[in-house]
């Protein structure tokens, strides 16, 4: 707003930015893959009074060829809350 009125029901207004909290964009396991021009893929479970996500790039190291990666830096999304701004409505004042 729809209605004579009440109830019910339906419709109508929202994105955006920023801050805080969570989580460290972390770490465990299983299967598979690559091999110094490489270092990934899939799944499971953990972490959050938490849904989701759990990666990317750069850089440094390490592995002398095989199965295993590691350090540092930078960059998000999602959930909840606060703020800004905006939108809508109403009231008042002035022209």
């Nucleotide at each position: 707003a729809u209605c004579a009125a009440a109830c019910a029901a339906u419709a109508u207004a929202a994105a955006a930015c920023u801050c805080g909290u969570a989580u460290a964009a972390u770490a465990g396991c299983a299967g598979g893959a690559a091999u110094a021009u490489g270092g990934c893929c899939u799944g499971c479970a953990a972490g959050u009074u938490u849904c989701u996500a759990c990666c990317a790039g750069a850089u440094g190291a390490c592995c002398g060829u095989u199965a295993a990666u590691c350090g540092u830096c930078u960059g998000a999304c999602u959930a909840c809350g606060g703020g800004u701004a905006a939108g809508c409505g109403u009231a008042u004042a002035a022209a």
Predicted 3D model of a 95-nucleotide RNA (Purine riboswitch aptamer) from uncultured Niallia sp. Its mean pLDDT, the model's own confidence on a scale to 100, is 77. It matches the Rfam family "Purine riboswitch aptamer". The family has 133 seed sequences and 4,097 matches in Rfam 15.1. A reference for the family is Reining et al. (2013), "Three-state mechanism couples ligand and temperature sensing in riboswitches", Nature. RNAcentral holds the sequence, with entries from MGnify.